Overview:
The RNA shown here (transfer RNA) has 73 nucleotides and comes from a bacterium. The sequence is in RNAcentral, with records from ENA. RNAcentral records the identical sequence in 2 taxa. Its Rfam family is "tRNA". Rfam links the family to the GO term triplet codon-amino acid adaptor activity. Rfam classes the family as a transfer RNA.
RNA sequence: GGGCAGGUAGCUCAGUCGGUAGAGCAGGAGACUGAAAAUCUCCGUGUCGGGGGUUCGAUUCCCUCCUUGCCCA
Numbered sequence: 001g002g003g004c005a006g007g008u009a010g011c012u013c014a015g016u017c018g019g020u021a022g023a024g025c026a027g028g029a030g031a032c033u034g035a036a037a038a039u040c041u042c043c044g045u046g047u048c049g050g051g052g053g054u055u056c057g058a059u060u061c062c063c064u065c066c067u068u069g070c071c072c073a
Base pairs, nucleotide, nucleotide: 001072002071003070004069005068006067007066010025011024012023013022019056027043028042029041030040031039049065050064051063052062053061
């Protein structure tokens, strides 16, 4: 320098025929207990990596930049 894949909640990750976002774990509150653990119930307004474009509407499409990993040179 070229190519491919990824960048979504603290962490690991879902989420395509574009219609305003979820799970598990962690965390917080409560119940239970003499007290804990376990168990049960409840709790997320996340600039969906940044910017621009298309659209009535974009995490989802297009362009560009940044960044991580892998491959080629």